[in-house]
């Protein structure tokens, strides 16, 4: 110098579904609904001596249904961090 990363900060994108209905309205309750925190399940495929990894599919516990926040992921850029030259 450049390369790689389920690390780490900044920023910048980021979807879906009632601004739904009672009631004593910053709560309660009831119907409908959504799939992209989190969680289970299911198993193509990875790996295999054991012992395991695994979806954006499926469930909707849990969230959420105006904007706001939040939001899997995705980019940049920095810091760590790895094995080389």
């Nucleotide at each position: 110098c450049a390369a790689c990363g389920u690390g780490u900060a900044a920023c910048g994108g980021g979807a879906g579904a009632g601004a739904c209905c009672a009631a004593u309205u910053u709560u309660u309750g009831g119907c409908g609904c959504c799939g992209a925190a989190g969680g289970a399940g299911c198993a193509a495929c990875c790996a295999c001596c054991c012992c395991g990894g695994a979806a954006a599919c499926u469930c909707u516990c849990a969230g959420g249904c105006a904007a706001a926040a939040g939001g899997a992921c995705c980019g940049u850029u920095g810091c760590c961090g790895u094995a080389a030259u």
Predicted 3D model of an 85-nucleotide RNA (Glycine riboswitch aptamer) from an uncultured Pelagibacteraceae bacterium. Rfam family: Glycine riboswitch aptamer. Rfam links the family to the GO term glycine biosynthetic process.